[in-house]
RNA sequence: GAUAGAGGUGCGGUUCUCAAGAGUACCCGAAACACGGCCAGGACAGCCGCCGGGGAAAGGGAGCGCCGCCGAGGGGGGCAACGGUGCCUGCCGUUUCCUGCCUGGGCCGUCGGGGAAUACCCGCCGGACUGCCACAGCUUCUGUGGAGCGCUAUC
Repeated sequence: GAUAGAGGUGCGGUUCUCAAGAGUACCCGAAACACGGCCAGGACAGCCGCCGGGGAAAGGGAGCGCCGCCGAGGGGGGCAACGGUGCCUGCCGUUUCCUGCCUGGGCCGUCGGGGAAUACCCGCCGGACUGCCACAGCUUCUGUGGAGCGCUAUC
C1' cells in the first nucleotide's frame, strides 16, 4: 500500500400496512363594528375565528419484508435554493453539494432544541455497560489511559 473482516437492542435507505396528524388545514354558505389570531419585532394590508355543511395531505412514528453498509451514520460549519400570509430584519425548518471541525458503539437520566405529540429525532452534561489498542499488575481477569486518520487477519 492492497484485500477481507470484527464491535450488536450496530447504522442508514425503501415498498406495503397501521395508528396518529384531525374533525386540523382547506372549501361552500351565513355574518362581518369591535375583539382575538396567523414564529418574534416593525409599517401597511390580506386572510381567519365565534354559526351551519363538507372535509384532506405531508413530514415524523410503529410493524413485516427488501436493499446498502461498519465514519455505517449523526452533528457543527460553509455556498445556494425553497418554506413559515405579502414587504424588511431576526429566528426556525427542508433539500443538493462542500468540509477528516466533533463523534468507537448502543442504553438510561437531568436540561435544552425540533415536533401536533407523552411518540420520535438532535445536542451539552452525567451514569453504568460494551468492543478495540497501549501500559501496568497477575492467572486471564483487574486497573489506568487513549481514539475509528483506529483495530484484526492475509498478501